The RNA shown here (glmS glucosamine-6-phosphate activated ribozyme aptamer) has 173 nucleotides and comes from Compostibacillus humi.
Rfam family: glmS glucosamine-6-phosphate activated ribozyme aptamer. The family's RNA type in Rfam is riboswitch.
Lineage of the source: Bacteria > Bacillati > Bacillota > Bacilli > Compostibacillus.
Parts: sequence; C1' cells; structure tokens
RNA sequence: UUAUUUUAAAAAGCGCCAGGACUAUUUUCCUGUCGUAAGGGGAAAAUAGUUGACGAGGUGGAGGUUGAUCGAAGGAUUCGGCGGAUGCCUCCCGAUUGUACAUCUCAAUCGUUACGUUUUAUUCAUAAAACAAUAAGGCAACUUAUUGCACAAAGGAAUAAAACAAGAUGUAG
Repeated sequence: UUAUUUUAAAAAGCGCCAGGACUAUUUUCCUGUCGUAAGGGGAAAAUAGUUGACGAGGUGGAGGUUGAUCGAAGGAUUCGGCGGAUGCCUCCCGAUUGUACAUCUCAAUCGUUACGUUUUAUUCAUAAAACAAUAAGGCAACUUAUUGCACAAAGGAAUAAAACAAGAUGUAG
C1' cells in the first nucleotide's frame, strides 16, 4: 500500500471523483529582440493537491421505476460522472368524507401531523449560504470556525367562502 473479516460512528441539495476548471513543482516548446542571454508572457506533458448544491419541505409496509417539490445565490463549474434518496405507480394495512346513527360494500383523497376534494381569497414560515469583519491551517488553489447583517418561494401551515359528493340493511325521529 492492497485485499478480507470484525467493531464503532455517520445521510438525504446526501456520499464519492477517472472528465473539466484551478493551484504548486519539474521538463520541453513558443513569443519578443539585429543576435545571444536574462526577465516577462503563453502552450503541452508528468506528479501531487483543491473544487465539485445555499437552505425551506418531504419517510405506514412490500415491490417496481427514474433527471423526485420549492425558491436563494451565481452567470458556464450549484458544469459533468457514479451511487443513493422521504418523489411517482401498483398491491396490502390504516384514516377521513360521501348530508341523523351503526354495519357491509363502492368511490375519491390521504399516511398515524392520515383534518373529504376542487377553485378563489387572506395571512404566516428565526431561511441559509451569499456579503462584511476577524482568527487558525496551507507555498498556493482553497478549507474550518466565530461575529454582524439583509432578502424567498412552494405540491409547506392556518382561516374563510362557493361548488361537488353513492348503494344496501337495520334503528331512532
């Protein structure tokens, strides 16, 4: 250093890095000058590193499937690749509504926060990075942390109105 085994920790804008971009070192070449040399600039290769998603929201079980919600920043790198993922579909279980109640089917929509659905309106969410300052690490690219500071949207939350919405059996009125 590699492989195998065991143990512990650790996640969903999550993890990883062989493309690309950037940094350093070495070598070669080019540029310019009358020429040479030096300095500067540029290109390529090798080696080693750095970067590679900012929060809000989202998990009944099983299987399947693939660019699986919202905005901020930036202005090609939050690009590109691989894997995963709370998305979506089907089934099962469960919940609500179906216009008095109960039971059984059926339908629609949901997931234990299950509050019927659709439309409209109003209100709400400690946003975080970014930015600024400071400190530490590194030759550098960059990384980590602290303080200050402002701004979102939604298939997120709440309220209101309107519209839509079964069948059978039994009981009561």